A computed fold for a 539-nucleotide part of an RNA from a Candidatus Altimarinota bacterium, annotated as large-subunit ribosomal RNA, domain I. The source organism's lineage runs through Bacteria, Bacteria candidate phyla and Candidatus Altimarinota.

[in-house]
Context: one part of a larger RNA
RNA sequence: CAUAAAAUGGAUGCCCUGACACUUUGUUCCGAUGAAGGACGUGGAAAACUGCGAUAAGCUUCGGUGAGCCGUUAUACAGGCUUUGACCCGUAGAUCUCCGAAUGGGGAAACCCACCUAGAGUCAUGUCUAGGUACCCUGUACUGAAUACAUAGGUACAGGAGAGGACACUUAGCGAACUGAAACAUCUUAGUAGCUAAGGAAAAUAAAUCAAUAGAGAUUCCCGUAGUAGUGGCGAGCGAACUGGGAACAGCCCAAACCAGCUUCGGCUGGGGUUGUAGGACUUUUAUAUGAUGCAUAAUUUAUAGGCGAAGGAACCUGGAAAGGACCGCCAUAGAGGGUGAUAGCCCCGUAGACGAAAUAGAUUGUGUUUCUGAAAGUAUCCUGAGUAGGGUCGGACACGUGAAAUCCGGCUUGAAUCUGGGAGGACCACCUUCCAAGGCUAAACAGACAAAGUGAUCGAUAGCGGACUAGUACCGUGAGGGAAAGGUGAAAAGUACCCCGGGUAGGGGGAUGAAAUAGUAUCUGAAAUUUUAUGCUC
Numbered sequence: 001c002a003u004a005a006a007a008u009g010g011a012u013g014c015c016c017u018g019a020c021a022c023u024u025u026g027u028u029c030c031g032a033u034g035a036a037g038g039a040c041g042u043g044g045a046a047a048a049c050u051g052c053g054a055u056a057a058g059c060u061u062c063g064g065u066g067a068g069c070c071g072u073u074a075u076a077c078a079g080g081c082u083u084u085g086a087c088c089c090g091u092a093g094a095u096c097u098c099c100g101a102a103u104g105g106g107g108a109a110a111c112c113c114a115c116c117u118a119g120a121g122u123c124a125u126g127u128c129u130a131g132g133u134a135c136c137c138u139g140u141a142c143u144g145a146a147u148a149c150a151u152a153g154g155u156a157c158a159g160g161a162g163a164g165g166a167c168a169c170u171u172a173g174c175g176a177a178c179u180g181a182a183a184c185a186u187c188u189u190a191g192u193a194g195c196u197a198a199g200g201a202a203a204a205u206a207a208a209u210c211a212a213u214a215g216a217g218a219u220u221c222c223c224g225u226a227g228u229a230g231u232g233g234c235g236a237g238c239g240a241a242c243u244g245g246g247a248a249c250a251g252c253c254c255a256a257a258c259c260a261g262c263u264u265c266g267g268c269u270g271g272g273g274u275u276g277u278a279g280g281a282c283u284u285u286u287a288u289a290u291g292a293u294g295c296a297u298a299a300u301u302u303a304u305a306g307g308c309g310a311a312g313g314a315a316c317c318u319g320g321a322a323a324g325g326a327c328c329g330c331c332a333u334a335g336a337g338g339g340u341g342a343u344a345g346c347c348c349c350g351u352a353g354a355c356g357a358a359a360u361a362g363a364u365u366g367u368g369u370u371u372c373u374g375a376a377a378g379u380a381u382c383c384u385g386a387g388u389a390g391g392g393u394c395g396g397a398c399a400c401g402u403g404a405a406a407u408c409c410g411g412c413u414u415g416a417a418u419c420u421g422g423g424a425g426g427a428c429c430a431c432c433u434u435c436c437a438a439g440g441c442u443a444a445a446c447a448g449a450c451a452a453a454g455u456g457a458u459c460g461a462u463a464g465c466g467g468a469c470u471a472g473u474a475c476c477g478u479g480a481g482g483g484a485a486a487g488g489u490g491a492a493a494a495g496u497a498c499c500c501c502g503g504g505u506a507g508g509g510g511g512a513u514g515a516a517a518u519a520g521u522a523u524c525u526g527a528a529a530u531u532u533u534a535u536g537c538u539c
Base pairs, nucleotide, nucleotide: 001536002535003534004533005532006531007530013524014488015487018459019458020456021455022454023453024452025451026450027449028448029165030164037099038098039097040053041052042051044077047073048072049071059093060092062090063089064088068081069080070079104113105112106111114133115132116131117130118129119128120127135162136160137159138158139157140156141155142154143153169199170198171197172196173195174194180187184233209216210215220247221246222245223244230238231237251441252440253439254385258271259270260269261268262267276419278384279383280382281381282378283377284376285375286374291372292371294369295368296367297366298365299364300363301362302361303360304359306355308353312328313327316325317324329346330345331335337349338348339347390414391413392412393411394410395409396408397407400426421436422435423434424433425432475482476481495523498510499509500508501507
């Protein structure tokens, strides 16, 4: 070096009770009636997980199911339960130690120490059981300073809410730096991270909006306009809007004028009224129906358990085994899928289809009831949101860094008009167009989370979640925090009776099981590096 047989090792192949992404449907807060999260217990024996709480792998009720059961690793033993319906599944209850907002006081969480009322027990004390005792607000009663009356304060009783959690999302308030600019200061990172508050969704929302001579008609979200117009130490970068196409659609209520009642003359209550082609009050005329909304009730329906559900054969062949081959049949609104000793429409679970609820919760519809809801003409007078709009100055937001800088918000300072009115159309003016600020509410489409079902030109154990296994475990760290490795016998344990060697509960040889043991639990397959033995060759 070659060949062969072994050893080591765990690649590869095959596999999936695990993941990943998306879709559909549903739900969307929990908590002083003590949460989330834990500690400690709890089994005949009990280490961990799961469940549960001194009623402790459980108790009660009402349903479902129907023959076995006493959760898993995990077998075995002991003892039980069960057709007088166990076990299991679902609805509603009971119990629910201790810590934790933790709330009787304290505290180094899961511990210590109390007081009041009632009870048990004791000769009595100690002891035990049940309930109550935090802070805050309101009310009542009593008490009561400086300070005489009083008030503050204190005590008791009654009533009431909040506190904390939720690793995501949304809105609002506050708000960085590393970084990029190849340095750095405007700028960027970024209104991001973080802190705080609120919600189940949030926010926004019914034009003082856009547009442009044509028109649209609340808001939100998606596509697109478009990396365009712009902005920018015109650097790095930042970055719209209108038109258009879709998703979803829903509109309303006050203030005021005027009237009535009351009034402490400040105003309050009720009626009325709510808009821009101006509207309303006021005057005249006309209408009484429709629709919306909350509550109650009935029916239907959905969810939370379930049940029905077609049709093939032991025979022949191979094989350990038939679902394969051969032969002759059948069902199909079911030939989706999975399992069964190899590949099964007809063996099992299912599937198509049609069905089901004592109890709880939701939705729809009907009925009853509550509340709200018109139109036309006229135009003398009245009303139509004021320290507001706007201006100055300084900041902030707008894609827009002060710029020609419109628009919006804020501090300081000023400060209108009143329908013959006012705002906007990116300085500003005119014309024109359009809208009506200075009050408020509003579902859906949209974000996220969770549950169930489904799908995959997603992964297949160094992949896929960190985690297919005792996984946020072991382990590391004072701590915040960091954070693994680890899947596969066989169809079935049938997991090697019995004998032998051995110091042997190691290991092995026979033998037995099995289709197979070079499938022996160090278990499927079993590559390479590496090691050994045997034989041969070369030096």